Transfer RNA from a Candidatus Woesearchaeota archaeon, 71 nucleotides, folded computationally. The sequence was found in a public genome assembly. It matches the Rfam family "tRNA". The family's RNA type in Rfam is transfer RNA.
[in-house]
């Protein structure tokens, strides 16, 4: 220098154009003499930038991180 893969909630993580899930965690109640398990409700997320479209996590261009493989 070249190609390919990945970044979505604190964390692992699912989602091939149409209302962003889930498992843990959190913070709240219920339940227990206390806790803890349980069950109940919540808060909380698409690296960045720009483009296609009625509409983009998803398609397409640059970029930034990391990981691999070629030279």
């Nucleotide at each position: 220098g070249c190609g390919g893969c990945a970044a979505u909630a604190g964390u692992u993580u699912a989602g091939u154009g149409g209302u962003a899930g889930a498992a843990u965690g959190c913070a709240g109640g219920a339940c227990u003499g206390u806790g803890g398990a349980u069950c109940c409700u919540g808060a909380g997320g698409u690296g960045g930038g720009g483009g296609u479209u009625c509409g983009a996590u998803u398609c397409c261009c640059c970029u930034u991180u990391g990981c691999c493989g070629c030279u």

Its mean pLDDT, the model's own confidence on a scale to 100, is 82. Lineage of the source: Archaea > Nanobdellati > Candidatus Woesearchaeota.